[in-house]
Context: one part of a larger RNA
RNA sequence: CUGGGCGUAAAGCGCGCGUAGGCGGUUACAUAAGUCGGGUGUGAAAUCCCUGGGCUCAACCUGGGAACUGCAUUCGAUACUGUGUAACUAGAGUUUGGUAGAGGGAAGUGGAAUUCCCGGUGUAGCGGUGAAAUGCGUAGAUAUCGGGAGGAACACCAGUGGCGAAGGCGGCUUCCUGGACCAAUACUGACACUGAGGCGCGAAAGCGUGGGGAGCAAACAGGAUUAGAUACCCUGGUAGUCCACGCCCUAAACGAUGAGAACUAGCCGUUGGGGGUAUUUAAACCCUUCGUGGCGCAGCUAACGCGAUAAGUUCUCCGCCUGGGGAGUACGGCCGCAAGGUUAAAACUC
Numbered sequence: 001c002u003g004g005g006c007g008u009a010a011a012g013c014g015c016g017c018g019u020a021g022g023c024g025g026u027u028a029c030a031u032a033a034g035u036c037g038g039g040u041g042u043g044a045a046a047u048c049c050c051u052g053g054g055c056u057c058a059a060c061c062u063g064g065g066a067a068c069u070g071c072a073u074u075c076g077a078u079a080c081u082g083u084g085u086a087a088c089u090a091g092a093g094u095u096u097g098g099u100a101g102a103g104g105g106a107a108g109u110g111g112a113a114u115u116c117c118c119g120g121u122g123u124a125g126c127g128g129u130g131a132a133a134u135g136c137g138u139a140g141a142u143a144u145c146g147g148g149a150g151g152a153a154c155a156c157c158a159g160u161g162g163c164g165a166a167g168g169c170g171g172c173u174u175c176c177u178g179g180a181c182c183a184a185u186a187c188u189g190a191c192a193c194u195g196a197g198g199c200g201c202g203a204a205a206g207c208g209u210g211g212g213g214a215g216c217a218a219a220c221a222g223g224a225u226u227a228g229a230u231a232c233c234c235u236g237g238u239a240g241u242c243c244a245c246g247c248c249c250u251a252a253a254c255g256a257u258g259a260g261a262a263c264u265a266g267c268c269g270u271u272g273g274g275g276g277u278a279u280u281u282a283a284a285c286c287c288u289u290c291g292u293g294g295c296g297c298a299g300c301u302a303a304c305g306c307g308a309u310a311a312g313u314u315c316u317c318c319g320c321c322u323g324g325g326g327a328g329u330a331c332g333g334c335c336g337c338a339a340g341g342u343u344a345a346a347a348c349u350c
Stems, first nucleotide, its partner, number of pairs: 003322004007304002012318001014201004021194002025088007033081002035077008049065006091191001092188003096183004103177007110154001115149007125136002162169002206247006215241002220236004258317006266295005272289006299306002323350003332343004
């Protein structure tokens, strides 16, 4: 001496369930595997180290000692770790009663609006733009009234509001169903945490089969603009967007911040629950708890900033990084119908 890191410099797997493994609360007893101490045996010689001697010195040679940090065996120690037994309740879970919620799945249903169709009124324009034109319209459009069809999305409520592991979830009703929170009690008795592999979920786009198709709209066509305009603007418009089933498995899948646990000033707002004060109820105020926001002390940070929802102080487990380009590419493997995904280099170069 026996790395340093991961919000923005390279670096947290998109998210969960969970196998192996790692790690694990309190008490007592036992054991003595780890751990610690002693003894014995062995650890060849040479080498290294210390100290003498011999070549005039040195290298070199040589005597003695130490060392050989190890292994085996034996005798002890028992704080900690392990193992066994017995017990505990502070972790975890179960029970009872409540609460809030766009949590998920299925079925049904409502109104506004767009479009189209039919009919009435009505006449020359409408539409669109910076300005126009393409386009639509005397075969009667636009506008307006009545009726009908169909698809998709749910204004207001709506809120740094809520729920969910993440992706995500928003009209209303019913059915099925997951989780969370709160209060008080009883029970189980460490059953916990993390999680390589594995399994499942996973926006949008895309793919397969069959439906559906109002609006929107890649591609495409036309009109403009322009030096050109394979664009921005306009008129149209097909996949797609929607549904069912099956694939795909990616993202600025972001808090660019893995999960769990403990500890560490305060102040202000807000959702859900509980308790209290006073009061006629309500409103209000105080306390508490789970979330969700804004400031901020200490501390941390390269700075920005973070600051009990930590990026502070610590512990456990997993993932990942190691100069830029080449490259998230090639090759090979695995997966996929394909598109491609995943794993993942090197030469060369600066």
Predicted 3D model of a 350-nucleotide part of an RNA (small-subunit ribosomal RNA, central domain) from an uncultured prokaryote. The full RNA is in RNAcentral, with records from ENA. Its Rfam family is "Bacterial small subunit ribosomal RNA". The prediction has a mean pLDDT of 91.